[in-house]
A computed fold for a 1539-nucleotide RNA from a Sphaerochaetaceae bacterium, annotated as small-subunit ribosomal RNA. The prediction has a mean pLDDT of 84. Lineage of the source: Bacteria > Pseudomonadati > Spirochaetota > Spirochaetia > Sphaerochaetaceae.

């Protein structure tokens, strides 16, 4: 440098406590002829009835030629004998050419050679054009218009008389060529083309027009042939939806001869002849649909579509037919019929917008009755021109794409309003105002292109050909003509002027706040929000997207790899046919040859244009237009020959046969055998026997059960037996014979790919069923008793029939499972074990085959599987695409039936689902703890009486706690107060609290009256400090605010309770796992303990336990009053009382002691554990305090505090009464009893802890007594409270409702207190109840404990059976861990996870909702058969008519009417099919907060559960057979590993 390849792929929410897959369902993107809502300034380019091919008023869309022809009107000119005539012009009905088959519309039809696409016509035909040759001579004979007349309402008809033609005949001529008949060369092959030679028959318009030198020329038409070009017919290869729940279709049907008929091949049509032709590679029906370049999506492969532009087909009110033409079977031509619509004089007539506007009426929708032929194209024409809703504009619509603006710079007191916030300030926001500037748009003015090219015609030039002129050909000057259009652009004034909205803001998905609502209104693609603190309803404010649009809906493609050919799967998720055999088909060893269909490659022609990719280039850009180039398919042709493939030869190693072996519940027969069971007959014997969880029904003294002997019948076949063996699979088991298939191993021979697989088909197939016959011992669905239970249509029990068996003949189905299709190859290994070979003398080794187990690599979503794949290839086959609805309905098969095989759809959810995790549970397992059972001891439930609770009851009985974990709780003291509640009466800045302002000084203290009292209402006395400014109190008014025990403990915080003082709960980091998660923390011991050892992919480490702490038990050491008092003194009432004392006791401080430390077992050389020494105490010495990570939305808004609501002359506040204390009941908690281990009397001992000044109160006195009174001490180791009670000793009572028992009650007192009526405690006296040890069932307590005694204390004015505390006396019992609570660790099952108080299944009841059946009953399509038969066209026929032609006529040809035949369209009968509405009624079946019955499943789910089947039952379901593990446990073997 050149070529050549690329431009190109994104996910995301939803199943779960939480993973991982599996799958669905949803959303992000892009398109649309689009609607619909909400808003809207411009302009360019485009598009604009998808519905009802539904019916249309109006007016328009095909007509042109007088240079085809005779005519008529009409003007102007000539000439006129004024009757006319002739020219010209302008118009034109008719007659005659071309055109109305093009253009333009629509998609009903049509699955078809219709359509693409490449091919054939030697099987065709083509007006106008073009090109060439050659022509264009001569006759005749009608007729439309037009007059004349008839009918008709009209449309229109008809007869008469006359005329033309490029109109219609007839004749000559006919070169090549074509046609027929014949001869014949060459090429080429369906009836081609090139020739040569004969004989036939076959046209014209002498038109028209211009020019002439009048001889012709020129144009233009016209004929004949021949080509070309265009177009068109026709056949053929391939391609072209959906249903197999449409499996057989076909009599013109397939050929074939002959013929008709066409522009042409061809059963197209017709006579004869044969039976054939299609079809699973999908005929035949039957639903849908015009097709295609192409648009749309897509990263492509695909899919989805067929508007606008283009080709192509069909169609033109619906059906049929032809005619006319070059060319239709004719959109705006004909003829019939139908259906509508219209006129009508009723007798007959007209019409066909799916051409452009337009109108109805449908609909969620879709323009204007506009403008012109200026341009492009058409039709005619010589042409001018005419025509032209083709077409080129214009209108309407934001329907779409595209482009432009609605302003731009500056502007912070960050203005004011909003919003938000306890303020402080945030936002809005440079945003706006303000200034300074621009004018695209916009309003008004002005000129102003291009689209126009040429025709006609002039005029140059210059070619041909010729005498010349008109003329033809070229090329170039000049030329009328603009619908749009008041155009575009471009200019000149004006003045920020004329211009922004819509949508979203929980999460996918970019964007938040604040208020209204409170499962209401509302929202929503999906998951989902709303039930009083809503970022998810509405609203505002703010923000984020887009943007003259936004949103929303519909619909397509993507994301979806979610049908997977790129590029999926089938062990458990949805899928492997139950199983073999095989014909089709698919695939298919080794070597040479060889052909070239596949395949690869060069050339080539096609792949219209338009669209698209790429470059460029035009409108200012762009949209959009224009130019060059590309593009995967089909044809033809030239080579390649490895590789599939077809032919040929050969090979042996896949398959396969023979010979020689071998193992075995393979398969059918038929004989034969013992054990059992049940039954009959005997014999022995006597009361039971059977069943069961426990029973009963059965059964037996009419002799059973039991037990011997004989017999009988059936039906299985123990032991061997396995984790073993055969078989294709269902399945095979007693021995013995008989027939018969398969399979292994080794040696050899042979065939020579004969293989593999396998859609239909075709057999084999467990147990249950059926039919027909036999059998029939046991066992047993159904039924029946019995039991159980609420109930039991069931488990359990006692009976029992089909069946279970045999034989033949049917069904064809299982969790037919290894949930794993066949068949072949390749990929570590290790153990067992069948048959078998091979080596060795053996242990043994190795090989094949087969079976079982553990493993490596890989492979899986995990589990796991792993040479017997679930690895890694290859072949075929069968199957899957979310749940349900369902294997249902239907239809078609198959079956005697039961049923089996194929098998949907409306609807309905937002998922169901596989595997593993982590808890929870389990009428699962193991281990281990606790007063949890057990073993005690005393109570509780019965009495009476205290508290508390519920109900009840009241004005009100204030509230709150409510299994466990409320109930003698919050209350550690409700007569008032408390106090929260009731009733009545007061008060409103308040009973209380801060702050301003006014204003007094009357702060305070006190007196009188009212009133129950708060209160009122009048008096009287009287402020302080001060730097004189003022300040502090405190009254009164105002404002802001208090005040609430009002609500929400499910908005909170703090505390608390509960599991549980249970032994657990956690990280870091490492490691295992895709992930949740494990691991650590499991394991083996061991403890009261995750206590502590070992041990191990863990390694640390925290919260818990321990331990520190506090009372208790022992000693030491100090200290010594108020306490002790042993020795010494002293004194007594004889008492540490003094003085002494520091020993002791004790107080009260500091310290020691106890640690499994010794010591012997056990244990593993470990941790411990058992035992013992010694010790006051011994294994945590006993007791407290102390409560991990959680859990119960647990409790508490009324201790406190707290958000939010809510209440302000009250839901705040004072104050009297009264309640919380009621009272038919019910439960809990507890005292006092019921008596003799007691009860009274008397007497007499011994504590610890506590309290005590508005207090504890000796001691005296009086009371019987509570208590009074007078009083000392003490603020307490000193006084007091204070008497300890049980206890001993003494007496006394003797078993009774009493000398037990102490409740009610009656009366009389004491005390506290403002006050004991409701409603205090105490005393004395009297009264003396129930009560004789307590039913089911429950509660504590394991030692200084229960039990018993009694003291103290806080709360308090007074009240204690309650509640904290002390002391005294003081026992019993614990084998043991089965079993009932709880609890902990490990394990295992799970459909729970709100987590067993769980999940969940079915009837029946009720709404509503789609389906299916249904006696009928409408309605469409199509089919077959009959009939009736319109136009019509083809035949046939000579009834009638009739110009050209032949004919001297007659009459012939030949035509035309008419008749008839074949077909033949609507219609009509009959059948049967098919599809649809409609329906009494009936079946299910789906949805739906709180309906009834039950309790199937899911844990061993309380009977293991499920599958096929059969029977039964409301109902989930039960039961009988078979089968399967997709059961849980326990036990046993056996195998693997490791020593």
């Nucleotide at each position: 440098a050149u070529a050549u390849g690329a431009u190109g792929g994104a996910g995301a929410g939803u199943u779960c406590g939480a993973u991982c897959c599996u799958g669905g369902c949803u959303c992000a993107g892009a398109a649309c002829g689009a609607a619909c809502g909400u808003u809207a300034g411009c302009g360019g380019c485009g598009c604009g009835u998808u519905u009802u091919a539904u019916g249309c008023a109006u007016g328009c869309a095909a007509g042109u030629c007088g240079a085809g022809c005779g005519g008529u009107g009409c003007g102007u000119g000539g000439c006129u004998u004024c009757g006319g005539u002739c020219a010209c012009g302008c118009a034109u009905a008719g007659c005659g050419g071309c055109g109305g088959a093009c253009u333009g519309g629509u998609g009903a039809g049509u699955a078809a050679c219709a359509c693409g696409u490449g091919g054939a016509u030697a099987a065709u035909c083509u007006g106008c054009c073009u090109u060439g040759c050659a022509g264009u001579c001569u006759g005749g004979g009608a007729u439309a218009u037009c007059c004349c007349a008839u009918g008709g309402a009209a449309a229109c008809a008809u007869g008469g008389a006359g005329c033309a033609a490029u109109a219609c005949c007839g004749g000559a001529u006919g070169c090549g060529a074509a046609g027929c008949c014949u001869c014949u060369g060459g090429c080429g092959c369906u009836g081609g083309c090139c020739g040569g030679g004969g004989g036939c028959a076959g046209g014209a318009a002498a038109g028209g027009g211009g020019c002439c030198a009048a001889g012709g020329c020129c144009c233009u038409g016209c004929u004949g042939c021949a080509a070309g070009a265009u177009g068109a017919g026709u056949c053929c290869g391939c391609g072209u939806c959906c249903c197999a729940u449409u499996a057989g279709c076909u009599a013109g049907a397939u050929g074939g001869c002959g013929g008709g008929g066409u522009a042409a091949a061809g059963g197209c049509c017709c006579a004869c002849c044969a039976u054939g032709g299609c079809g699973a590679u999908g005929a035949u029906g039957g639903g849908u649909a015009g097709c295609c370049g192409g648009c749309c999506u897509g990263a492509g492969a695909g899919g989805g579509u067929g508007a606008a532009c283009g080709g192509c087909c069909a169609c033109a009110u619906u059906g049929g037919g032809a005619c006319u033409g070059a060319g239709a079977u004719a959109c705006g031509g004909c003829c019939c019929a139908g259906a509508c619509u219209u006129c009508u004089a009723c007798g007959g007539g007209a019409g066909g917008c799916a051409g452009c506007a337009g109108c109805a009426a449908a609909g969620a929708a879709u323009c204007u009755u506009c403008c012109g032929c200026a341009a492009u194209g058409g039709a005619c024409g010589a042409a001018a021109g005419u025509c032209u809703g083709a077409c080129g504009g214009a209108g309407c619509g934001a329907c779409g794409c595209c482009g432009c603006g609605u302003g731009a710079g500056c502007g912070a007191u960050g203005a004011a309003g909003g919003c938000c916030g306890c303020a402080a300030g945030g936002u809005u926001g440079u945003a706006a105002a303000g200034c300074u500037c621009u004018u695209u748009u916009c309003g008004g003015g002005g000129g102003g292109a291009a689209g126009a090219a040429u025709a006609a015609u002039g005029c140059c030039g210059g070619c041909a050909g010729g005498g010349a002129a008109u003329g033809g050909c070229c090329g170039g000057c000049g030329g009328a003509u603009g619908a749009c259009a008041u155009c575009a652009a471009c200019u000149c004034c004006g003045g920020a002027a004329u211009a922004a909205g819509g949508u979203c803001c929980g999460g996918c998905u970019a964007a938040c706040u604040a208020c209204g609502u409170g499962c209401c209104a509302g929202c929503a693609g999906c998951c989902g929000c709303g039930g009083u603190a809503a970022c998810a309803c509405g609203u505002a404010g703010g923000g984020a997207c887009c943007u003259a649009a936004c949103g929303u809906u519909g619909u397509u493609c993507g994301g979806a790899a979610u049908c997977a050919u790129u590029g999926g799967g089938c062990g458990u998720a949805a899928a492997g046919g139950g199983c073999g055999c095989g014909c089709a088909g698919g695939c298919g060893g080794c070597a040479u040859c060889u052909c070239a269909a596949g395949u690869c490659u060069g050339g080539u022609g096609u792949u219209a244009a338009a669209u698209g990719g790429u470059c460029g280039g035009g409108c200012u850009c762009a949209a959009c237009c224009c130019g060059a180039u590309c593009a995967u398919g089909c044809g033809c042709u030239g080579g390649a020959a490895a590789c599939u493939g077809g032919g040929a030869u050969g090979c042996u190693u896949g398959a396969g046969u023979c010979c020689a072996g071998g193992a075995a519940g393979g398969g059918a027969u038929g004989c034969c055998g013992g054990a059992a069971u049940u039954c009959c007959a005997g014999g022995u014997g006597u009361a039971g026997g059977g069943g069961u969880g426990a029973a009963a029904u059965c059964u037996g003294u009419a002799g059973a059960u039991a037990u011997c002997u004989g017999g009988a019948a059936g039906a299985a076949c123990a032991c061997c037996g396995a984790u073993g063996g055969c078989g294709a699979a269902g399945g095979c088991a007693g021995g013995c014979a008989u027939c018969u298939g398969g399979c292994c191993a080794u040696g050899g021979a042979c065939u020579g790919a004969c293989g593999c697989u396998g859609a239909g088909g075709c057999g084999c197939g467990a147990a249950g069923g059926u039919g027909c016959g036999g059998g029939g011992a046991g066992c047993a669905a159904a039924c029946a008793g019995g039991u159980u239970u609420a109930g039991a249509u069931a488990c359990c029990c006692u009976g029992g029939u089909a069946g279970u068996c045999c034989g033949c003949a049917c069904a064809g189905u299982a969790a037919a499972c290894g949930a794993u299709g066949u068949g072949c190859a390749c990929c570590a290994g290790g153990a067992g074990u069948c048959g078998g070979g091979c080596a060795g003398c053996a242990g043994u080794g190795u090989u094949c085959g087969g079976u079982u187990c553990c493993g490596u690599a890989g492979c899986a979503a995990a589990c796991g599987c792993a040479a017997u794949g679930a690895g890694u290839g290859c072949a075929c086959c069968g199957c899957c695409u979310g749940g349900g609805g369902a294997g249902u309905a239907u239809g078609c098969u198959c079956g005697c039936a039961a049923g089996g095989g194929u098998g949907a759809a409306a609807c309905u959810c937002a998922a169901a689902g596989g595997a593993a995790u982590u808890g929870a549970c389990g009428g699962g397992g193991g281990c281990c703890c606790g007063c949890a059972c057990a073993a005690g001891c005393g109570g509780u439930g019965g009495a009476g009486c205290a508290u508390g609770u519920g109900g009840u009851u009241u004005a009100a009985u204030u509230c709150g706690a409510u299994g466990g974990u409320a109930c003698g709780c919050g209350a550690g003291a409700a007569a008032c107060c408390u106090u929260a509640c009731c009733a009545g009466g007061g008060c409103u800045u308040g009973a209380c609290a801060u702050a301003u302002c006014c204003u007094g000084c009357g702060a305070u203290g006190u007196g009188g009256c009212c009133g129950c009292g708060a209160g009122g209402c009048c008096g009287c006395a009287g402020c302080c400090c001060u730097u004189c400014g003022g300040g502090g109190g405190c009254g009164g008014g105002a404002u802001a605010c208090a005040g609430g025990u009002g609500c929400u403990g499910c908005a909170u915080g703090g505390c608390u309770g509960u599991c549980g003082u249970c032994a657990g709960c956690u990280c870091g980091u490492g490691c295992u796992g895709u992930g949740a998660a494990g691991u650590g923390u499991u394991g083996g011991g061991u403890u009261a303990a995750g206590u502590c050892c070992c041990g191990c992919a863990a390694c640390g480490a925290g919260c818990g336990c321990a331990a520190c702490c506090c009372c208790u038990g022992c000693c030491a050491u100090c200290u010594g009053u108020u306490a002790c008092u042993a020795a010494c003194a002293g004194g007594c009432a004889a008492u540490g009382c003094u003085g002494a004392g520091g020993a002791c006791u004790c107080a009260g401080a500091u310290g020691g002691a106890a640690c499994u430390g010794c010591c012997a077992g056990u244990g593993a050389c470990a941790a411990a554990c058992u035992g013992g020494a010694g010790g006051a105490a011994g294994g945590u010495g006993g007791g407290g305090a102390c409560g991990a990570c959680g859990u119960c939305a647990a409790g508490u808004c009324a201790u406190c505090a707290u958000g939010g609501c809510c209440c302000u002359u009250a839901u705040g506040u004072c104050c009297u009464g009264g309640g919380c204390c009621a009272c038919a009941c019910a439960c809990g908690u507890g005292c006092u009893a019921c008596a003799a281990u007691g009860g009274c009397c008397g007497g007499u001992a011994c504590a610890g802890a506590g309290c005590g000044c508005a207090g504890c109160g000796a001691g005296g006195c009086c009371g019987c007594g509570a208590g009074g009174u007078c009083a000392a001490g003490c603020g307490a180791a000193u006084c007091g409270c204070a008497a300890a009670a049980a206890g001993c000793c003494g007496g006394u009572c003797u078993c009774a409702g009493u000398a037990c028992g102490g409740a009610c009650u009656g009366g009389a007192g004491u005390c506290u207190g403002c006050a004991a009526c409701u409603c205090g405690a105490c005393u004395c006296c009297a009264c003396g109840a129930a009560g004789u040890u307590g039913g089911a069932a429950u509660c504590g307590c394991u030692a200084g404990u229960a039990a018993u005694c009694a003291c103290g204390c806080a709360u308090c004015a007074g009240c204690a059976u309650g509640g904290c505390g002390u002391g005294g006396u003081g026992a019993a019992u614990a084998c043991g861990u089965u079993c009932c609570c709880g609890g902990g660790c490990c394990u295992u099952g799970u459909a729970c996870a709100c987590a067993c108080c769980g999940c969940c299944c079915g009837u029946c009841a009720c709404a509503c909702c789609a389906u299916c059946c249904g006696a009928g009953u409408c309605u469409g399509g199509g089919g077959u058969a009959c009939c009736c038969g319109a136009a019509a066209u083809c035949g046939c026929c000579a009834g009638c008519c009739u110009a050209a032609c032949c004919g001297c006529a007659a009459g012939g040809g030949g035509g035309g009417c008419g008749g008839u035949g074949c077909u033949g369209a609507a219609g009509g009968u009959a059948c049967g099919c098919c599809a649809g509405g409609u329906a009494a009624g009936g079946g299910g079946g789906g949805u739906g907060a709180a309906g009834u019955c039950g309790u199937a499943a899911c844990a061993a789910g309380g009977u293991a559960g499920c599958c096929g089947u059969a029977c039964c039952g409301g109902a989930a379901g039960g039961u009988g057979c078979g089968g399967c593990u997709g059961g849980a446990u326990c036990a046993c073997c056996u195998c693997c590993u490791u020593u």
It matches the Rfam family "Bacterial small subunit ribosomal RNA". Rfam links the family to the GO terms ribosome and structural constituent of ribosome.